This is a predicted structure of a 1518-nucleotide RNA (small-subunit ribosomal RNA) from an uncultured delta proteobacterium. It matches the Rfam family "Bacterial small subunit ribosomal RNA". Rfam links the family to the GO terms structural constituent of ribosome and ribosome. The prediction has a mean pLDDT of 85.

């Protein structure tokens, strides 16, 4: 520090996800040791049991018992002593408000920080001054009696105090008051001097005899301690204030003690804290009130920081103590282990009544994913009481449990290659686990055993000694010092030594990318994985296992949560033309912001100082535990707040100027700016009249409709409403919406010019207010045309549409409402700055002119082009989307949704504001390359057109589908499967079926044994084969044996036309013989990519030329190759025969020849070369000449990059899988030849351009020894017999046919046509039944030119005619090759199909056979509405009123004080009563919120449902 994921690819926007760190964690697997930490986050749920707050005899009065000793005894017992002034309870003092726990409540002066207290209190502690006087009456304990189950209580009697009460005295205390000083802005505060009034106390212990007294060492003295009244300190507490402190505005108004004042009460203390009266205030958009959530801080986690999240352990503060209320005591509480009342709950009970509060430490139950021992000790630290010893202390110190966290250590080290065995993989060679192990030599941490053994301890007390203080004192006491002695829970722990022994100690996750790490097997969209993208449908590095590897390690993973990455809320540090995002527009309030200059001030700002910012923590340095974690010491920091001293540039305030911003006045012209009134012509429709006759209208074509009752057309007249042609213009005006005939009235704004004036008056603008197209709504008018709805006619599969004929609201006017639009420049407003060019509207200046122009220029509008700059790109570009400043609005993934609920507005329709659950990993912008378009342009092709002949109809042949079958083997399926693989299925082929057999196999290699094998015969059999018999003895040899072959055997293996063409090679088809497809370098672009290859011409062609940021090159095109057309040369047999010759045979037959034809080799020839024209002086095209051939002469071979997961595993090859007495092999028979039917490809026809008969002519190219087979004979014929010749320019197949000549038939199912069937044959073959071909005789079907549709062909072509060949024993209408005869037509490119190039649109990229929308149906999910129902919280009104404080009364009761005549009275108090306040509760009525609800609404999601086709191309109606 980034990465993955939207796309075919790219850039951007944007979300989702990952890598990091952390945790009081939990879960899974695993687990050796130690140190230091840490441990109910949930039910502030309920709690058994034990402990957690007591102590003081030096405040006080009482005061046992067990046991034991002694004495007495009536033996029952009694008394006394010791135990013991002990235990114990009680009075009294201090403590119990600390310490410990928890976070329910609380959004608050609760907390934090800084202040105030001139408005307060403070027990114990420290310092200090003074005092400590004199009296009195009770009461618990105890005893007696009584009540109660208990808890507990009542009455009577006795007694003490440092308990209680009265009196005295008193300061520098308090109050009142007088005078006065100091201080403060002030209210006032603090002093000084005086007067008056009020207010205290308690003793205890030790010692002593100096004083006093003396019976007593006490009433005296003294020491210590306690007590009282003051002053001061320290620490603590109360109260108040500034600032800071969560979310919701779908909470906008709240408030009656409310805000203030006066007086009083109350408190330690200010104060509406409380009461009475008076006033009517107070709070709030800088967020009151209400709701939700929450203890706050130091800190903790994260982060570069700013921030964000958090508030366990430790520290500070607050709040709480079963729930609610209220008080008492006290210095302090409204009190965790106190009390009262009410409530809920639990327990006891004799049913009358009582008891209790673990959010103290342990522990239990419950809840929960989850959190420990009913431990030891007061040894240390700290706390309470005590003079002290000491006691108490679940605070605390320790130990126990838990890998919960952090830190440290170990599980061994060295050597060791035959690279062992074994596992796994393998290309079978090997590789890897792996120096790893074994083995050898060492070491000794931890654990184990034995032994030794700390620090933590300072004190305190006691004893002795010394010094010192107090005192009358050498008592005593206090203090200090020394010596001795006494105190350890942890714990015989840390630590040390010795012993033995490699011995007891490694797992977890991951290995497709992100992300370090790869193979095999299993599985087969199953099982499963998954953080995101995504894996799995038979070769899975992604599932499960294994081997190996990677990472971390006593842990490792997973889950959850927080921060980070995320600049993804942007202060640091983002955006808004098209990605989400500028309010439709204005006016303007608050607010924000603001020109220039001078003075002043000191709000912000800056600098210094002071105080504070607790400790701990973080950071730095040093130190202590062997290190570390941990701990200690010091420092730094604590960015803050407050006070104070300065500075004065900027900001703010204030005072005063200035004129440039802004405005006013004056003069001009421009304009569909607005409102109202009037007015004009054209057109449409309607009405009236005339002319006139059969149609009009409408459409793609029609029909509905109108018209003989007279339409349409045309002429004249009239009526009505609406809109204003031409001018008219990216012209004008307006803030926007918007504004268009002409005239008048009223009125707003902008612009230009020249002076004068005001003097910052400016800009923006949350709310508020106003304007605001169309449609819509209300009331009343109006209504010509147009026209939702509606009706009809068409179209269509349908057509609730598009088209047509009609037609109502509406459109128009007036008044009112609505308040929205793609209200768009998809671009908020203002100011300033930053190259230009060119139009146009308005006003002005200069120059010039008779003048309009032209030209130069200023201001203000409005357009286009374009540079820098900006932008993701497109683009914007002085009218910014550039560069800056100010203000406002808005955005934060897609969907759900601009929806629900709530609120506000509206008559309604609806508008404004505006979520969530759930769901997806995308949604999106711009640009790129393709593909596509019922987009465009250019061009080509038998593509259409023009022609000729076919197919589709018939019969047959053949292939396919389907069906059938035991099997009808398999493959091929639009073009590009279907006379295709098959250049030839009777057996074989053959892969299929049935049956019979074989198992190392029909075939290959290796090993062992035997032997020649083969053959022949017999039997069985359908054969394969089996059994038996017989015959024979291969080659080489170094004689050991070897080789070939055959038989038998063993196992490795053979075999498979079994599967996968979607694992493959090779081959092939197709687009397409279409003209395209690319590369290097350069250039352009952020990039995908572009350029080149586009453009202008031209071509069959990316063929060539020209131009050009391109320049070159490659694969294709063309050419080179073959055939053919002309000529030359060479050569001349088997070919040829012109000349010569021969010939009984008249045939180049023979001699001869190679001239010709021809054969087959080498050459030539054609190149737009020549001429003319056109064209850019080009390429090229057109015409012509010559030529056998003319513009690639004709034909063939040749097929670019690629596409179709095209075809083929059944040609061959091949990975993997499957099979192995079978899916292999052999054999016989059957099947591939089936047959209702459908399709493709063909043949033959339907006839006279023909059929039949007779005669007669002319080819080319092939084939032939298992062959072609002449001639002759036989047969009607197929053919047979015989067999010449030929291994072929020699012989044969071989007859070419159409044609020509002659004859016949005469338009008919025929002398056309030949299917079908019967009979008889021939040939091949082992064999023609299933199932061959051919021949003869007989038979003589359909068919009379073929619907929709569709195919081929542009010249030696179509059409037509025959011939050969391959395969092959035989079998062709198929395939293939050859020649003969030999046309018609092409105007042309609008249309159909296919293709090429350019361009355009795109939501397509599996690429239009694409994508995709909505209803309906089904399943699931969350949400809304809903008659209601049930809770929770809360407001208001009334009621009720426990305990308690306060107030009033107080008849009853009453020790202390006063008075008294001693009877009593008074003061005071108590019980009790009443009153105010008030908790729980009750009634009524609201509000908010939660749950639930028949039914209902839309929404979302879901491999293969239905209906249509709305959108994306002009998406077929943009």
């Nucleotide at each position: 520090a980034g990465a993955g994921u939207u796309u075919g690819a790219u850039c951007c926007u944007g979300g989702c996800u990952c890598a990091g760190a952390a945790c009081g964690a939990a879960c899974g697997c695993u687990g050796g040791c130690g140190g230091c930490g840490u441990g109910c986050u949930u039910a502030a749920c309920a709690c058994a049991u034990g402990c957690a707050a007591g102590u003081c005899g030096a405040a006080c009065g009482c005061g046992a018992a067990a046991u034991u000793u002694u004495u007495c005894u009536u033996c029952g017992g009694a008394a006394a002593g010791a135990g013991a002034g002990u235990a114990g309870a009680g009075u009294g003092g201090c403590g119990c408000a600390c310490g410990g726990g928890u976070g329910a409540g609380u959004a608050a002066c609760g907390c934090g920080u800084a202040a105030a207290u001139a408005g307060u209190c403070u027990a114990c502690c420290c310092c200090u001054g003074c005092a400590u006087u004199u009296g009195g009456g009770a009461u618990a304990a105890c005893c007696c009696a009584c009540c109660g189950a208990a808890a507990g209580g009542u009455g009577g009697g006795c007694u003490a105090a440092u308990a209680c009460c009265g009196g005295a005295u008193a300061c520098g205390u308090u109050c009142u008051u007088u005078a006065u000083g100091u201080u403060g802005c002030g209210a006032g505060a603090c002093g000084u001097a005086g007067a008056g009034a009020a207010g205290a106390a308690a003793g205890g212990u030790g010692g002593c005899c100096u004083c006093u007294g003396a019976u007593a060492c006490a009433a005296g003295c003294u020491a210590c301690u306690g007590u009282g009244c003051g002053g001061g300190g320290a620490g603590g507490a109360g109260u108040u204030u500034g600032c800071g402190u969560a979310c919701c505005a779908u909470u906008a108004g709240c408030u009656a003690g409310u805000u203030g004042g006066u007086a009083g009460g109350g408190u330690a203390a200010a104060g509406g804290c409380c009461u009475a009266c008076c006033a009517a205030g107070g709070c709030g958009a800088c967020g009151a009130u209400g709701g939700u959530u929450a203890g706050c801080g130091g800190g903790u986690c994260u982060g570069a920081g700013a921030g964000g999240a958090u508030g366990a352990u430790c520290c500070g503060c607050c709040a709480c103590a079963c729930u609610g209320g209220a008080a008492c005591u006290g210095g302090a509480a409204c009190a965790c282990g106190g009390a009262c009342c009410a409530g809920a709950c639990u327990c006891c009970u004799a049913c009358g009544g009582g008891a209790g509060g673990c959010a103290g430490c342990a522990g239990u139950g419950a809840g929960g994913a989850a959190u420990a021992u009913u431990g030891c000790g007061c040894a240390a630290u700290g706390g309470g009481g005590g003079c002290a010893a000491c006691c108490c202390u679940g605070a605390c110190g320790c130990a126990g449990c838990g890998a919960c966290g952090c830190c440290g250590c170990g599980u061994g080290g060295a050597u060791g290659a035959u690279g062992a065995a074994g596992g796994c993989c393998u290309u079978c060679g090997g590789g890897u686990c792996g120096u790893a192990a074994a083995a050898u030599c060492c070491u000794g941490u931890c654990a184990g055993a034995u032994g030794g053994a700390a620090a933590g301890a300072a004190g305190u007390g006691u004893a002795u000694a010394u010094g010192u203080g107090u005192u009358a004192a050498c008592a005593g006491c206090g203090c200090a010092u020394a010596u001795a002695u006494u105190u350890g829970a942890c714990g015989g722990u840390a630590c040390c030594a010795u012993c033995a022994a490699a011995g007891g100690a490694a797992g977890c996750a991951c290995c497709g990318g992100c992300u370090a790490a790869c193979u095999c097997c299993g599985u087969g969209c199953c099982a499963g994985c998954a953080g995101c993208c995504g894996c799995g449908g038979u070769a899975a590095u992604a599932c499960g296992g294994a081997g190996g590897g990677u990472g971390c390690a006593a842990g490792c993973g997973u889950u959850g949560u927080u921060c980070g990455g995320a600049a993804u809320u942007a202060c640091u540090g983002g955006g808004c033309g098209u990605a989400a995002a500028g309010c439709g527009c204005g006016c303007g309030u608050a607010g924000g912001u603001g020109g220039u200059u001078u003075g002043u001030u000191a709000u912000g700002u800056c600098a210094g100082a002071u105080g504070u910012g607790a400790a701990a923590g973080c950071c730095c340095u040093c130190g202590g535990c062997u290190c570390a974690a941990c701990c200690g010491a010091g420092g730094a920091a604590u960015u803050g707040c407050a006070u104070u001293u300065g500075a004065a540039a900027c900001u703010g305030g204030u005072a005063g100027g200035c004129u440039u911003g802004a405005g006013u006045a004056c003069g001009g012209g421009a304009g569909a700016g607005g409102a109202g009134a009037g007015u004009g012509g054209a057109a449409u429709u309607c009405c009236c009249g005339g002319u006139g006759u059969a149609g009009a209208g409408g459409u793609g074509a029609a029909a509905u409709u109108c018209g003989u009752a007279g339409a349409u057309a045309u002429c004249g007249g009239g009526a009505a409403g609406a809109a204003c042609a031409c001018c008219g213009g990216u012209g004008g005006c307006g803030a926007a919406g918007g504004c268009g005939g002409c005239u008048c009235u009223c009125u707003g704004g902008a612009c230009c010019g020249a002076u004068a004036c005001u003097g910052a008056c400016g800009c923006u603008g949350a709310g508020a207010c106003g304007c605001g197209a169309a449609a819509g709504c209300g009331u009343g008018g109006g209504g010509a045309g147009c026209a939702a709805a509606c009706a009809g006619g068409a179209u269509u599969a349908g057509a609730u549409a598009c088209c047509c004929u009609g037609g109502u609201a509406g459109u128009c006017c007036a008044c009112g409402c609505u308040g929205u639009a793609a209200a768009c420049g998809a671009u908020g407003g203002g100011c300033a700055c930053u190259a230009g060019g060119u139009g146009u509207g308005g006003a002005g200046g200069g120059u010039a002119u008779u003048g309009a122009c032209c030209c130069c220029u200023u201001c203000u509008g409005u357009g286009c082009c374009g540079g820098a700059g900006c932008u993701a790109a497109c683009g914007c570009a002085u009218u910014a989307a550039g560069u800056g400043c100010c203000c406002c609005g808005c955005c934060u993934g897609g969907g759900a949704a601009g929806u629900a609920c709530g609120g506000c507005c509206g008559c309604a329709a609806g508008g404004c504001u505006a979520a969530a659950a759930c769901u997806c990993a995308a949604a999106g912008g711009a640009a790129u390359u393709g593909a596509c378009g019922g987009g465009g342009g250019c061009c080509c092709g038998c593509a259409c057109a023009a022609g000729c002949g076919g197919u589709g109809g018939a019969g047959c042949a053949u292939g396919u589908g389907g069906u059938u079958c035991a099997a009808u083997u398999c493959g091929a399926c639009g073009c590009a499967a279907c006379g295709c693989g098959c250049a030839g299925a009777a057996c074989c082929u053959u892969a299929c079926c049935u049956g019979g057999g074989u198992u190392u196999g029909a075939c290959a290699u290796c090993c062992c044994c035997u032997g020649a094998c083969c053959g022949c015969c017999a039997u069985g059999g359908a054969a394969a084969c089996a059994u038996g018999g017989u015959u024979u003895u291969c080659c080489c040899u170094u004689c050991g044996g070897g080789g070939a072959c055959a038989g038998g055997g063993u196992g490795a293996c053979a075999g498979g036309u079994g599967c996968u063409g979607c694992a493959u090679g090779g081959c092939u088809g197709u687009c397409g013989u279409c003209a395209g497809c690319u590369c290097g370098u350069g250039u352009c672009g952020u990039g995908a990519g572009a350029u080149g290859u586009u453009g202008g011409g031209u071509u069959a062609a990316g063929u060539c030329c020209c131009g050009c940021a391109a320049c070159g090159a490659g694969c294709g095109c063309a050419a080179c190759c073959c055939c053919u057309a002309c000529c030359u040369c060479u050569a001349g047999u088997u070919g040829c025969u012109a000349a010569c010759a021969g010939g009984a045979u008249c045939g180049g037959c023979u001699g001869a020849g190679c001239a010709c034809u021809u054969u087959a080799g080498a050459g030539g020839a054609a190149c737009u070369g020549c001429c003319g024209g056109u064209g850019u002086u080009a390429a090229a095209c057109c015409g012509g000449a010559g030529g056998a051939a003319g513009g690639u002469g004709g034909g063939g071979a040749c097929g670019a990059c690629g596409u179709c997961a095209a075809g083929u595993c059944c040609u061959c090859a091949u990975g993997g899988c499957c099979u192995u007495u079978a899916u292999a092999c052999c054999c016989a028979g059957g099947g591939c030849u089936a047959c209702a039917c459908a399709c493709g490809u063909g043949c033959u026809a339907c006839a006279a351009u023909g059929g039949c008969c007779g005669g007669u002519a002319c080819a080319a190219a092939g084939g032939g020894c298992u062959g072609c087979g002449a001639a002759u004979c036989c047969g009607c014929g197929a053919g047979g017999a015989u067999g010449a010749g030929c291994u072929a320019a020699u012989c044969c197949c071989a007859a070419a046919a159409a044609g020509c000549c002659g004859g016949u038939c005469u338009c008919a199912g025929u002398u056309c046509g030949g299917a079908u069937u019967g009979g008889a044959g021939u040939c091949u073959g082992c064999a023609a039944c299933u199932c061959g071909a051919c021949u003869c005789c007989a038979u003589g079907a359909a068919g009379g030119u073929g619907g929709a549709a569709u195919c081929g062909c542009u010249a030696g072509u179509a059409a037509u005619c025959g011939u050969g060949g391959a395969u092959c024993a035989g079998c062709a209408u198929g395939c293939u090759a050859c020649g003969g005869u030999g046309a018609a037509u092409a105007c042309g490119u609008u249309c159909c199909c296919g293709g090429g190039c350019c361009u355009u649109g795109u939501a397509c990229a599996c690429a239009c056979c694409g994508c995709c929308c909505g209803u309906c149906a089904c399943a699931c999910c969350a949400c809304g509405a809903a008659a209601g129902c049930u809770g929770a919280u809360u407001g208001u009104a009334c009621u009720a009123g426990a305990a308690g404080u306060c107030g009033u009364c107080g008849a009853g009761c009453u020790a202390a004080c006063c008075c008294u005549u001693c009877g009593g009275g008074g003061a005071g108090g108590c019980a009790g009563a009443c009153g105010c306040c008030c908790a729980c509760g009750g009634u009524a009525u609201g509000a908010u919120u939660a749950g639930u609800g028949a039914u209902u609404g839309g929404g979302g999601u879901g491999a293969a449902g239905u209906c249509g086709u709305a959108a994306c191309a002009a998406g077929g109606u943009a």